[in-house]
Molecule: transfer RNA
Organism: Microbacterium sp. 77mftsu3.1
RNA sequence: GCGUCCGUAGCUCAGUGGAAGAGCAUCCGCCUCCGGAGCGGAAGGUCAGGGGUUCGAUGCCCCUCGGGCGCA
Numbered sequence: 001g002c003g004u005c006c007g008u009a010g011c012u013c014a015g016u017g018g019a020a021g022a023g024c025a026u027c028c029g030c031c032u033c034c035g036g037a038g039c040g041g042a043a044g045g046u047c048a049g050g051g052g053u054u055c056g057a058u059g060c061c062c063c064u065c066g067g068g069c070g071c072a
């Protein structure tokens, strides 16, 4: 350089047009002799950035940025 896959919560990942969830972690409460175990709850997101399509985009198209793999 070319091809291909990926980028979503602090971390690991779902969600592939109707506007974002789970597990772990964090915080609070309950339980408990004490909780680090168990149970309940809460907070946490410009969905990498920009543009386009659409009534509507995390999801489709284009460009850029970053990462993995293959080829040279």
Base pairs, nucleotide, nucleotide: 001071002070003069004068005067006066007065010024011023012022013021018055026042027041028040029039030038048064049063050062051061052060